[in-house]
Model confidence (mean pLDDT): 84 of 100. The part of an RNA shown here (large-subunit ribosomal RNA, domain VI) has 272 nucleotides and comes from Zygnema circumcarinatum. RNAcentral holds the full RNA, with entries from ENA.
Context: one part of a larger RNA
């Protein structure tokens, strides 16, 4: 921009994508079949490998400054305590959200349809025969469907509800029946703002004080593991009590303490 007035929520499917996959091992049954030797269709359970989607309770990976730990140097005037740099985490140990696999759920279901190759059934032509020439059963992962996703720009633009109304308000013109333009407004829509399990930008999507979006605070879970100081033991390194302490990014509930303030812009009826 179209989609013959603007919108707002739901939906139909024309069309397009995705899957589609295989092993084993019991039942039935050592049946049927076969002297024997072996050994079934058909059905009906169970477990499994590989791909695929989901997700993070469980195990784990990562978690660039959460938490300890620890070397060299260096600063904070010394001790002690702590900072900075040694990779674009100085190394080392672990680790919360989130991201993931190797984790754990789940998937490939049809006693649907038309079918190939083959099987056939009645039956001529051609007194026989023949699945075929009329007619008429079956029959495969393949194909249409069923399964999942997307999907009205499907310009063939669909469909159902609803919701604003133009019979609205101000201003020019035309020339008084009224018409036609601006301009401002309604639904609603965008911008703007705080944002997010959404995300290169964009789109989506939530929310904006009639408010728990975010950040802060408070409490907690969750990490890491026993802080400083000060006592006490010990010649000292060191340890022990105070004290499951201290610190603590993304988590959970709570609180309006800061900031979502103040606004701004678009927006309607062709033909007959």
């Nucleotide at each position: 921009c179209g989609c013959c007035a603007g919108a707002g929520u739901a939906u139909u499917g024309a069309g397009a994508g995705g899957a589609c996959c295989u092993c084993u091992c019991c039942c039935u049954g050592g049946u049927a079949c076969g002297a024997g030797a072996g050994g079934a269709u058909c059905g009906g359970g169970a477990g499994g490998g590989a791909c695929g989607c989901a997700c993070c309770a469980c195990u784990g990976g990562u978690g660039u400054a959460c938490c300890a730990g620890u070397u060299a140097u260096u600063g904070u005037g010394c001790c002690a305590a702590c900072g900075g740099u040694a990779u674009a985490c100085g190394c080392u140990g672990g680790g919360u959200a989130g991201c993931c696999a190797a984790g754990u759920g789940c998937g490939g279901a049809g006693c649907g349809g038309a079918u190939a190759a083959c099987u056939g059934c009645u039956g001529a032509a051609a007194g026989c025969a023949u699945c075929u020439a009329a007619g008429u059963a079956g029959g495969a992962a393949a194909c249409c469907c069923a399964c999942c996703u997307c999907a009205a720009g499907a310009u063939g633009a669909g469909u159902a509800c609803u919701c604003u109304c133009a019979u609205c308000a101000a201003a020019a013109a035309u020339a008084u029946a009224u018409u036609u333009u601006u301009u401002g407004u309604u639904a609603g829509g965008u911008c703007a703002c705080g944002g997010c399990a959404a995300g290169a930008u964009u789109a989506g999507c939530c929310g904006u004080u009639c408010a728990a979006u975010a950040g802060g605070u408070g409490u907690c879970a969750g990490g890491u593991g026993g802080a400083a100081g000060u006592a006490c033991a010990g010649c000292a390194a060191u340890g022990u009590a105070u004290g499951c302490a201290g610190c603590u990014g993304a988590g959970a509930c709570a609180u309006a303490c800061u900031a979502a303030u103040a606004g701004a812009c678009c927006a309607a009826g062709a033909g007959g």
A source record names the gene rrl.